[in-house]
Context: one part of a larger RNA
RNA sequence: CUAAGCUAAGGGAAUUCGGCAAAUUAGCUCUGUACCUUCGGUAUAAAGAGUCCCUGAGUUUGUAUUCGUAUGGGUGCAAGCUUAGGGUGCAAUAACAAGGGAGGUCCGACUGUUUAACAAAAACGUAGCUUUCUGCUAGUCAGUAAUGAUGUGUACAGAAGGCGACGUCUGCCCAGUGCCAGUACUUUAAACCCGGGUUCAACCGGGCGAAGAGCUGGUAAACGGCGGAGGUAACCAUGACCUUCUUAAGGUAGCGUAAUACCUUGUCGUUUGAUUGACGACUUGCAUGAAUGGCGUAACGAGAUCUCCACUGUCCCUAGUUAGGAGCCCCCGAACAGCUUUUCCGGUGCAAAGGCCGGAGAUUUCCAGUGGGAAGCGAAGACCCCGUGAAACUUCACUGUAGUUUGUUGCUGUAGUGUGAGUUUGAUUGUUCAGCGUAGCAAGUAGUUGUUUGAGAUUUACGACGCCAGUCGUGAAUUUAGACGCCAAUGAAACACUUGCCUGUUGAACUUACAUUACUCACUGUACUUCGGUACAGGACACCAGCAGAUAGACAGUUUGGCUGGGGUGGCACCCCGUCGAAAAUGUAUCGAUGGGGCCCUAAGGUUGGCUCAAUCUGGUCAGAAAUCAGAUGUAGAGUGCAAGAGCAAAAGCCAGCCUGAUUGAAAUUCUAAUCGAACGAAAUUCAAAGACGAAAGUCUGGUCUAGCGAUCCACAAUACCUCCUUAAUGGGGGUUUGUGUUGACUGAAAAGUUACUCCGGGGAUAACAGAGUUGUCGCGCCCGAGCGUCCACAGCGACGGCGCGGCUUGCUACAUCGCUGUCGGCUCUUCCUAUCCUGGUAGUGCAGAAGCUGCCAAGGGUGGGGGUGUUCACCCAUCAAAAGGGAUCGUUAGCUGGGUUCACAACGUUGUGAGACAGUUGGUUUGAUAUCUACUGGAAAUGUUGGAUGUCUGAGGGGAAGGGACACUUAGUACGAAAGGAACGGUGUCUCGAGGCCUCUGGUCUACCAGUUAUCCGAGAGGGUAUGCUGGGCAGCUACGCCUUAAGGGAUAAGUGCUGAAAGCAUCUAAGCACGAAGCUCACCUCGAAAAGAGACAUCUAUUGGAUUCUCCUAAAACAGGAGUUUGAUAGGGCUGAUGUGUAAGUGCGAAGCUUCGGCGACGUAUUCAGCAUGCAGCUACUAACCAUCCAU
Repeated sequence: CUAAGCUAAGGGAAUUCGGCAAAUUAGCUCUGUACCUUCGGUAUAAAGAGUCCCUGAGUUUGUAUUCGUAUGGGUGCAAGCUUAGGGUGCAAUAACAAGGGAGGUCCGACUGUUUAACAAAAACGUAGCUUUCUGCUAGUCAGUAAUGAUGUGUACAGAAGGCGACGUCUGCCCAGUGCCAGUACUUUAAACCCGGGUUCAACCGGGCGAAGAGCUGGUAAACGGCGGAGGUAACCAUGACCUUCUUAAGGUAGCGUAAUACCUUGUCGUUUGAUUGACGACUUGCAUGAAUGGCGUAACGAGAUCUCCACUGUCCCUAGUUAGGAGCCCCCGAACAGCUUUUCCGGUGCAAAGGCCGGAGAUUUCCAGUGGGAAGCGAAGACCCCGUGAAACUUCACUGUAGUUUGUUGCUGUAGUGUGAGUUUGAUUGUUCAGCGUAGCAAGUAGUUGUUUGAGAUUUACGACGCCAGUCGUGAAUUUAGACGCCAAUGAAACACUUGCCUGUUGAACUUACAUUACUCACUGUACUUCGGUACAGGACACCAGCAGAUAGACAGUUUGGCUGGGGUGGCACCCCGUCGAAAAUGUAUCGAUGGGGCCCUAAGGUUGGCUCAAUCUGGUCAGAAAUCAGAUGUAGAGUGCAAGAGCAAAAGCCAGCCUGAUUGAAAUUCUAAUCGAACGAAAUUCAAAGACGAAAGUCUGGUCUAGCGAUCCACAAUACCUCCUUAAUGGGGGUUUGUGUUGACUGAAAAGUUACUCCGGGGAUAACAGAGUUGUCGCGCCCGAGCGUCCACAGCGACGGCGCGGCUUGCUACAUCGCUGUCGGCUCUUCCUAUCCUGGUAGUGCAGAAGCUGCCAAGGGUGGGGGUGUUCACCCAUCAAAAGGGAUCGUUAGCUGGGUUCACAACGUUGUGAGACAGUUGGUUUGAUAUCUACUGGAAAUGUUGGAUGUCUGAGGGGAAGGGACACUUAGUACGAAAGGAACGGUGUCUCGAGGCCUCUGGUCUACCAGUUAUCCGAGAGGGUAUGCUGGGCAGCUACGCCUUAAGGGAUAAGUGCUGAAAGCAUCUAAGCACGAAGCUCACCUCGAAAAGAGACAUCUAUUGGAUUCUCCUAAAACAGGAGUUUGAUAGGGCUGAUGUGUAAGUGCGAAGCUUCGGCGACGUAUUCAGCAUGCAGCUACUAACCAUCCAU
């Protein structure tokens, strides 16, 4: 020194982020116990009393024994209980063991669970409340499937989600996103049907049409959400009230500066001397709020926070002590290590050097320590940026996939009904006018048909159609032989009959589609089973499989730009154009300056011809400054589609005529892109073709020039040509040329986020800390002097302006550091600066005194204690002479702390669909290490100093603050002053803060010692062992809280004050000369200091002497050193005596409450006894040991 412990007077949390740590309390019995309460608790609440030893008595239980009598009596033992008396000590749960307590608030109801190894919590769970799904071949989950779990359970069940006991409540919104239900209609895949097309196909169009979507509703204890403006009451304020905009609805009850409030340390009250804290209120709530639950709440909590009592070394302020390390010797043994002969200061330098430059310092080596430096060691920085790095997570990113769902086909059979389509077949239907009339069309032809198989007609009933004329069919009655056609008439067409066909209607059969009903034979389930099946239930559904549509972060693969005074946010400086920057060729950067483009125009283009603008003046009806008209002047002051620059007057401007050269093909050039090479784009030139205008020469390949734009693939269009396939011919595919469609991140991927759970590779190419540079900002000063100051610029202030210094604030830069320089504040400790807060000296004053104000000199010393806050800072309390400001890597983490910031956990508010995020808040959260060099603090050794040695000095040089300050009394109620008030020079004393020393006193410690006592062991006892057992004392020593000392001066000066005194006949502190003048400088005082290489001086000894070691030791001490002693000796031990500490030993005698078998037992007291025991002290005493020996010098 560390810290496993112990103890501390007085104070008692003043310490600190915080009572962290420690201390206090403690067992059992008895008394007693508040608020609150869910009546159970709270509660061991709190606050108190007792507790040991001895001697009796009583009593309970058990047990043993004894008595001739026995349901009894006696005698014992064991474990308890009650009670009386006696007794000791500082202390009786004496050791060990063993709750500190109380009150307020937040959160969570509770017991419980959790990040093995940084988070134990407010997080998770929980009983309870609630929503959703599910009728069992269920739902949910696992699996490719078979199958399995829930469950051999069945809605009082199982599964999924939210809230989280209990009490009291749970408001409004269905517009958005989900979920559920419905759906006439719209959209819609495959399949199917129809049509086109094809040798067959492909392909195209249409129809039919599921789920989904659209559409219509419902649903918030689903995800979620829950406004603004203006005015108004007879003081002001406020606004019950009114108006208005607007929404899906506009936040209700409750709570509220909160785990949520930025402003904020809100305001008020209580608590305190003082409170960024706590509690109670108010409340305009940045950004509370109702099962993402709101508000309360007894009990509970290693949870968070505030206060009080007790208690204490947390502190004032440290001290002593024990043990283990450390020390010495031996053994084992890392990390680290470019080199090194490894100093300080200043400078320089890639901007922070032991190594460079300059100066200083430095004889060499070792030991113990300290931790300032080696931007020390440890770990290719975790923050930041970058990478066309990674991973995980999210979603309304992109693209897919399981799964789910819907349609269709297969497995898949029978029958019926309804509806539709097709084929075949039957019946029926057909009205322009004219015409007997209801003339479908065409062809054939002159007959057809009837007479009991009843023509025709009449009456009647019914049905169908209908143009309302009638036609057709069926039935009944009556009648009984004709009727129709040809012909004629009418007409576009002429009729009977036969054949074929058309328009519509209708019947039947077959095929097919859809819907529906029934069946049983595929298929399925259940039960039974003789394992072969049977019975029942279902059933062509379902299951399964193929194809197709919808949905689909459940899963997968990926993407998620660049520039950038770091990155992000912002912006586009990302493609083009004009001017400046740009430094007189060209070219030239910045998130430089100033402006534009992503078009427009069939004329605003081509050509030919003609004309001259703006403005001003004069004149002139309405008519004005300015309208139109006339004249004059008029180099452009106009105009030129559009930015600017360049250009332009018989024009490039303005007007008119005719036109389309704003056309096609080809070649090479310039800019883009200085110089080598390159795309798109733009411009200009030439040739050819066919043209326009012009009499002609000629001009014309858009706009006077410089902006007005875009690859591949793909698609489309035009033009004809080349080629392939198939053809009788077509047709189709591919290609060439041109054009259109776009990528603005504009030489052009198809593309959203989060990471604090993170990872890898790199970067000081790039940020955060610190440094460096700069100094806008910041701080301080100076110049000028408008004005204030009654008067008066300058006692004291000083506007508008100007000039500097410092490098403390905040910025800027990005120079050093990303294979790592530990980041705020506090503690500790040192040093420096002065722009001085106090103390000292001094000047001015709007200085009478006192107290001030403002300067000058001055850095020797001092500059403190508390409250809340992590704070620095700031605020407050009480003091004080004063409570100054700064630097040292915002001094100081191989010195401490870890409250804050800044990992992983959790919560609130806000934000985001979400993962998540927040210089917002809140609770929690591992601080490594053995010191090599240097440095510093100490301790030694060696050599040198010219023979050696012993002792004493000098003092170059160094260190110190060795002192700093206050108060009281006196001077003196004096000077001064009208009074009120009220000094000084000097003297004396005390206090405080420092410094040095000491232990007589006081206090602490005192594991030497003495005594008491607990538990246990040994022992008859005495006396011991163990836990320093605890407790009471305590010498020496060490110590502070104790005691002592800390004086007076000399010299030279600063600001300043003077004397004499010129330059300058005066004046002047100065120029020559002389004198004062400060806590500051220096001497003095204390201390180190011949290694002061300039190595000093003096005295003594120096040949048989000197020194050292060894040896006995301690006033000394880590080792070493130092000191005392060594027989001519008290150095150590022993002995004796004293002194001191404790407190009266053992043994014996006597006493003692009582008991007794009469033998005795008995805590304890008393005498012997100021005893016994002990001693690091003092004195005396050679009894023992300092003997023997070795080395060095000469």

The part of an RNA shown here (large-subunit ribosomal RNA, half B) has 1194 nucleotides and comes from a marine eukaryotic metagenome.
Its Rfam family is "Bacterial large subunit ribosomal RNA".
RNAcentral holds the full RNA, with entries from MGnify.